The RNA shown here (transfer RNA) has 71 nucleotides and comes from Apilactobacillus sp. EABW-1NA.

RNA sequence: AGGUAAUUAGUUCAACGGUAGAACAACAGAUUCCAAAUCUGUUAACGUGGGUUCGACUCCUUCAUUACCUG
Numbered sequence: 001a002g003g004u005a006a007u008u009a010g011u012u013c014a015a016c017g018g019u020a021g022a023a024c025a026a027c028a029g030a031u032u033c034c035a036a037a038u039c040u041g042u043u044a045a046c047g048u049g050g051g052u053u054c055g056a057c058u059c060c061u062u063c064a065u066u067a068c069c070u071g
Base pairs, nucleotide, nucleotide: 001070002069003068004067005066006065007064010024011023012022013021018054026042027041028040029039030038047063049061050060051059
């Protein structure tokens, strides 16, 4: 320099154009003499900027970061 892939909650991962989910974690409650474990509930996210579309995590694209391949 050229090419490929990835970026979603505090963490690890889903979601093949039509209401953004799960597990763990955190917080609150129940239980307990107190804890742990268990049960119930709550909070919390689409990397950035544009475009296509009635509608975008999803399609196209700029940039950023990370990993890999070629030289």
The coordinates come from a structure-prediction model, not an experiment, and the mean pLDDT is 83. Lineage of the source: Bacteria > Bacillota > Lactobacillales > Lactobacillaceae > Apilactobacillus. Its Rfam family is "tRNA". The family's RNA type in Rfam is transfer RNA. From the family's description: Transfer RNA (tRNA) molecules are approximately 80 nucleotides in length.